[in-house]
């Protein structure tokens, strides 16, 4: 030069886990909600970053 084949990794994405997809971050990194207040004090939402379950809370009704 050409042609084949091998590799292509870990973590993140406000409450457990699965499988796709996306998006960040490379270890002094990515992330770590929202709102009120003088306060270590009070109130909301949400199991997901999306999509599909599962499994935890909650509440009605029914037997």
């Nucleotide at each position: 030069u050409u042609c084949g084949a091998u590799u292509u990794a870990g973590g993140c994405g406000a409450u457990g886990g699965a499988g796709u997809u996306c998006g960040c971050c490379u270890u002094u990194a990515a992330c770590c909600g929202c709102c009120c207040c003088g306060u270590u004090g009070g109130g909301c939402u949400g199991a997901u970053g999306a999509c599909u379950c599962c499994u935890u809370c909650c509440a009605c009704g029914u037997g």
This is a predicted structure of a 63-nucleotide RNA (Fluoride riboswitch aptamer (crcB RNA motif)) from an Alphaproteobacteria bacterium. Rfam family: Fluoride riboswitch aptamer (crcB RNA motif). Its family is annotated with response to fluoride and positive regulation of gene expression in the Gene Ontology. The model forms 100% of the base pairs in the Rfam consensus. It was read from a public genome assembly, where an Rfam model found it.